Parts: sequence; C1' cells; structure tokens
RNA sequence: CUACCGAAAUUGCAAACUAUCCUUAUGGAUAGGACGCAAAGCCAAAGACUAAAGACCAACGACGAAUACUGUGGCUGGGUUGCCGAC
Repeated sequence: CUACCGAAAUUGCAAACUAUCCUUAUGGAUAGGACGCAAAGCCAAAGACUAAAGACCAACGACGAAUACUGUGGCUGGGUUGCCGAC
C1' cells in the first nucleotide's frame, strides 16, 4: 500500500409520523423528526414485490378485475465510488 474483516474512534445517512408542494396513484421533493443502517452513497439492464389516469373485460348507475408505460437501491443479486484501521 492492497485485500479480507468490522473492534475502537471521527463522521455520515435518516424509518414511521407531521406540515407544504408535485402526481390518477403507488410514490417523490423540502423542512422537522429518529426506527435503524458500515455503504441505509449512486445506478432500475436481472429477479421479487408494487401502483393504475388510459386501453381491454365487466357493470349500466356501478367503481370491480387486471395489464403495457409506474414505483421501490431502507427487498435481493449485480455494477460502481468512498471514511477509519484493531484482530
């Protein structure tokens, strides 16, 4: 120095929820807030899950089912970048 690994230390991120905004919606953004996370930094081409304005089917005064475009990296695999240095 690198790899593995995750003791210690310095840091970092921010679940649920609340407020405002965007969207049909899942959900996202900002602020507050901390459940947790050693990659809970980034990437949606793989898998899993997921939403439904529109098409189709159904219904005919009802709002169902389900699907392409959706979303999710804090579901997994994978890619990529990074702080520290015990065993």